[in-house]
Context: one part of a larger RNA
C1' cells in the first nucleotide's frame, strides 16, 4: 500500500414537510390623475438595522359602525415607560392631516435641491395664499395633460424563414414603433345579398370548406352564398315648406343671406304643398328620487366520556354513547364529526357603494287621398392614369379606399347583380348615433387541481428584481426545515479564545442553534487478512 468488516469526519444526495409559486372556475371589478397620481427620495417608534404603516397633527388624529380584555406591528427576546369595562389594541365605513421629487405646473434644475413675484398676517428666521403651457369662454369660470396587466381601432411596417438557392410569392398586415379610447372596442339599420324563388342592421360561434378560386399555377394562400345556433333594436339629423329675429338691395308688397323654433326622414319610393278623419292608449337607450336586494366589519351555530391499554404526549386502542340542513378544510405533543377554528343552516349595517321593482320630471310617436309644382346629402357619382385593399399576385378583373387629370343626373333620377351591352331583379350613396350577443384580466373575493414540492414551481417560499455584475441600455444570483414546547444546556473542569469534558433540559441532544432524514464521492481510525 491493498482488500474485508466495524466505526468516525467531511458532504448535503433521498424520504417526509410547505409559508411560495402553477393553471383554473364562478362572481365582482374594469381605472387612478392639477382635490397633484402612479412610482419613489427623506424621515416618523424611549433606544441601531431592515421590512410594514405613517407623513413634521408622522406604527399615527377625529367621527360613526363592529367587537369585548387584553395591548403599545413583523424580525424580536429582554429593558425602560405607558394604555384599557371612562370599552383601549384591533376589523370595516367616512373624514382630517399628508415634508419634498415626480405630469410636476412661479422661475431655474445634474428628480428629492436652488432662487423668486405678488397678496394678507406677522415682524426682521418666517407663515398662509397664489403666479406654468394649451383649448373653450366677454368675464366668471370649465377642460386637458401624466400613469395602467391584456384585450381595441387607426397611422406607420420588417427581417430570419418558407420557397430544399433566389428576386414575384412567403413569413405578414406578424414582430415593432406611434396615436387614441372604453369597460369593452369596432361594426351596425341595406346605393346589401339573391337568383326569377326570397332574404331583411351588425357581431361571435358551428358549418359549407381545406370547397370555389388565387397562385413564378411552385412555395403557399384560401374565401362567399345558404344553412345551424348565440343575441335580439332601432332611431335622429340635412333638404323642401311654415315663422321669428337680424344685415344687404329695395323701400306697403318683395328678392338674398345668416342665426334660431316649427316641419320631416322615406324605395311595394317617401317628404313638402293642398285636403279628409282621429287625438288616446302607448314607448325610451335620458335625468332625479328610490322600496327591495347585494357588498364593504361581523354575530349564533348540534354532538364525548372513560381506561392498571400503548406511548414522551391519544386524536390510536379498547368499552359504552351522541349530533348530523354540520362526516368540507386546518390546528392540537401521533390519526379527533362530537377539544379548538371553522364547516351547514340562520342572522347582521351608523357610514359608503352597487343593481333595481317603482314615482316624478323630460323625450318620441297617428291614419289615408289628389295632383305631378317643390325637395330628397356635388368638386360627389361616374371616366381616365397610378397605387392600395378585398381569399383574388392585372388578370376577361367587377366591388371598396386614396393621389393626379376630367367631371354629372334629381325620380321619365340614380347605384348594384364579377369585363362590358340588353332584358329583368333589386336597392337609394356622398351626414349621424345605437344596447345585446364578442375580446381581455393588472386588481378583489371563493373554491378547484390524476399541478410543482427548494437544482422543483415565479428569477424569487428567505433583506429578491435584492447582493453583485455593467459608463449604460440591461444582465441578475444563491439562500426553506431544532423541539410538542426554547424546557436554547444553570453549575464545575481543559484552553486566550474557537472548541470540547462532566452535570442538567427533552422521548430523542449522532435533534445543542454549523440543529429532521444524512446517500455517494473524499478523508480518517480499530481489528483481521495478504504483500
Nucleotide at each position: 500500500g491493498g482488500c474485508a468488516c466495524a466505526u468516525g469526519g467531511u458532504g448535503g444526495a433521498u424520504g417526509c414537510c410547505u409559508u411560495g409559486g402553477c393553471g383554473g372556475u364562478a362572481g365582482g371589478a374594469g381605472g387612478c390623475g392639477a382635490u397633484g397620481a402612479a412610482g419613489g427620495a427623506c424621515g416618523u417608534a424611549g433606544g441601531a438595522g431592515c421590512c410594514u404603516g405613517c407623513g413634521a397633527a408622522a406604527a399615527g388624529c377625529c367621527u360613526c359602525g363592529g367587537g369585548g380584555a387584553g395591548c403599545g406591528g413583523g424580525c424580536a427576546a429582554g429593558c425602560a415607560c405607558g394604555c384599557g369595562a371612562c370599552a383601549a389594541u384591533c376589523c370595516g365605513a367616512g373624514g382630517a392631516u399628508g415634508u419634498c421629487c415626480g405630469a410636476a405646473u412661479g422661475g431655474g434644475g445634474a428628480a428629492a435641491c436652488c432662487c423668486g413675484g405678488c397678496a394678507c398676517g406677522u415682524u426682521c428666521a418666517c407663515g398662509u395664499g397664489u403666479c406654468a403651457u394649451c383649448c373653450c369662454g366677454a368675464a366668471a369660470g370649465g377642460g386637458a395633460a401624466g400613469c395602467c396587466a391584456a384585450c381595441g381601432c387607426g397611422g406607420g411596417g420588417a427581417a430570419c424563414u418558407g420557397a430544399a438557392a433566389c428576386a414575384u410569392c412567403u413569413c405578414a398586415g406578424u414582430a415593432c414603433c406611434c396615436g387614441u379610447a372604453g369597460g369593452a372596442a369596432a361594426a351596425g339599420a341595406a346605393a346589401u345579398c339573391a337568383a326569377c324563388c326570397g332574404a331583411g342592421a351588425c357581431u361571435c360561434c358551428g358549418u359549407a370548406a381545406g370547397u370555389a378560386g388565387c397562385g413564378g399555377c411552385g412555395a403557399g394562400c384560401g374565401a362567399a352564398c345558404g344553412c345551424g345556433g348565440a343575441c335580439c333594436a332601432g332611431c335622429c339629423c340635412a333638404a323642401a315648406c311654415c315663422g321669428u329675429u337680424c344685415c344687404a338691395g329695395g323701400u306697403u308688397u318683395c328678392u338674398g343671406g345668416a342665426a334660431c323654433g316649427g316641419g320631416g326622414u322615406u324605395g311595394u319610393a317617401g317628404g313638402a304643398c293642398c285636403u279628409g278623419c282621429a287625438u288616446a292608449c302607448g314607448g325610451c337607450a335620458c335625468g332625479a328620487c328610490g322600496a327591495c336586494g347585494g357588498c364593504u366589519a361581523g354575530u349564533g351555530g348540534a354532538a364525548g366520556c372513560a381506561g392498571u391499554c400503548u406511548g414522551g404526549a391519544a386524536a390510536g386502542c379498547u368499552g359504552c354513547g351522541g349530533c348530523a340542513a354540520a362526516g368540507a378544510g386546518g390546528g392540537u405533543g401521533a390519526a379527533a364529526c362530537u377539544c379548538c377554528c371553522g364547516u351547514a343552516c340562520a342572522c347582521g349595517a351608523a357610514a359608503g357603494u352597487c343593481g333595481a321593482a317603482g314615482u316624478c320630471g323630460g323625450c318620441c310617436a297617428g291614419c289615408g287621398g289628389u295632383g305631378u309644382u317643390c325637395c330628397u346629402g356635388a368638386g360627389u357619382a361616374c371616366c381616365u392614369c397610378c397605387g392600395g385593399c378585398c381569399a383574388c399576385g392585372u388578370g376577361c378583373a367587377a366591388u371598396c379606399c386614396g393621389g393626379g387629370g376630367g367631371g354629372a343626373a334629381u325620380c321619365u333620377g340614380g347605384g348594384g347583380g364579377g369585363a362590358c351591352c340588353a332584358c329583368c331583379c333589386u336597392c337609394c350613396a356622398a351626414g349621424g348615433c345605437u344596447a345585446a350577443g364578442u375580446a381581455c384580466u393588472a386588481c378583489c373575493u371563493a373554491c378547484c387541481g390524476a399541478c410543482c414540492g427548494a437544482u422543483a414551481g415565479u428569477g424569487g417560499a428567505c433583506a429578491a428584481g435584492u447582493a453583485c455584475c455593467g459608463u449604460g441600455a440591461g444582465g441578475g444570483a444563491a439562500a426553506g426545515g431544532u423541539g410538542a414546547a426554547a424546557a436554547g444546556a444553570a453549575c464545575c473542569c481543559c484552553g486566550a479564545g474557537a472548541g470540547g469534558g462532566g452535570a442538567g433540559u427533552g422521548a430523542a441532544a449522532u435533534a445543542g442553534c454549523a440543529c429532521c432524514u444524512g446517500a455517494a464521492a473524499c478523508c480518517g481510525u480499530g481489528u483481521g487478512c495478504c504483500u
Predicted 3D model of a 531-nucleotide part of an RNA (large-subunit ribosomal RNA, domain I) from Methyloglobulus sp.
The full RNA is in RNAcentral, with records from ENA.
Its mean pLDDT, the model's own confidence on a scale to 100, is 87.